[in-house]
RNA sequence: GCGUGCUAGACGGGGAGCUAGCGGUGCCCUGUAACCCGGAAUCCGCUUUACCGGGGUCGAAUUCCCACCCGAGGGCUUAGCGGGCCCGGAGUGUCGACGGAUAAGCGGUGUUGAUGGUCGGGUCCUGUACAACUUCAGCCUUUUGAACCCGGUCAGGACCGGAAGGUAGCAGCCGUAGAAAGUCCCUGAUGAGUGUUGCAGGGUCACCCGGCUUGAGCCGGCUGUUCGGAGUGCUUCGGGGCAGCGGUUCGGAGGUGGGUGCACAA
Numbered sequence: 001g002c003g004u005g006c007u008a009g010a011c012g013g014g015g016a017g018c019u020a021g022c023g024g025u026g027c028c029c030u031g032u033a034a035c036c037c038g039g040a041a042u043c044c045g046c047u048u049u050a051c052c053g054g055g056g057u058c059g060a061a062u063u064c065c066c067a068c069c070c071g072a073g074g075g076c077u078u079a080g081c082g083g084g085c086c087c088g089g090a091g092u093g094u095c096g097a098c099g100g101a102u103a104a105g106c107g108g109u110g111u112u113g114a115u116g117g118u119c120g121g122g123u124c125c126u127g128u129a130c131a132a133c134u135u136c137a138g139c140c141u142u143u144u145g146a147a148c149c150c151g152g153u154c155a156g157g158a159c160c161g162g163a164a165g166g167u168a169g170c171a172g173c174c175g176u177a178g179a180a181a182g183u184c185c186c187u188g189a190u191g192a193g194u195g196u197u198g199c200a201g202g203g204u205c206a207c208c209c210g211g212c213u214u215g216a217g218c219c220g221g222c223u224g225u226u227c228g229g230a231g232u233g234c235u236u237c238g239g240g241g242c243a244g245c246g247g248u249u250c251g252g253a254g255g256u257g258g259g260u261g262c263a264c265a266a
Stems, first nucleotide, its partner, number of pairs: 003264004009058003012030004020047005035055005064259006073250005080245002083242001085240009095231001098228005104223003107219003116213008124202006130195002133191001135189004140182005150175004158167003
């Protein structure tokens, strides 16, 4: 060095999370020629040789082990960077809706009487009367209308009587009680409220009208001045949160270099 049979080892790895810790199931990334079955998130198994149990394949190398490079992807980032967003405070502005005051200018109004004073009345409230209205009843109209137990008149018939005559009385007719419908002309009752209504009382100075008096201002639409001012622009301070860059950490795949056993036979 070659052949045969073995053994260590391998048959995916990583991130976050969970955990005292390790690994697995579940999530994510990567990747394959990347074994099979059973178990497990209120979890399962184990303890630094740190998934457990069973079966199978490869096997000392392109496949096992170590170091370095590169780097998909994930974690962290209040004393890194700059940039948006939200909340609060402060300062500031020839910013500012709107409101108040003033009466210089314009305007309106005023000796056909402004303004102020005073008196009366109205608008307001309560009571009452009246009116209208609602409801009901009466009155009125029409219809119906009591088999008898409503009225009048009562044919016929009945009863009493010797007769004259008398009595009760059905049907019919004329009415009435009752019933139904209508009419709101009239009458009465009722009712919460209504009123260009009357009367009485109250209240008010807000508004309107009028009388008397006073005798030149009054109004505040526009401009101006001034005060307040919701909000808003800018600057700054504090707090919160967002994504990006940078930093740091773990790191798949890939690349480079190195390392790795036993027995037997010729």
Molecule: Bacterial large signal recognition particle RNA
Organism: Candidatus Zixiibacteriota bacterium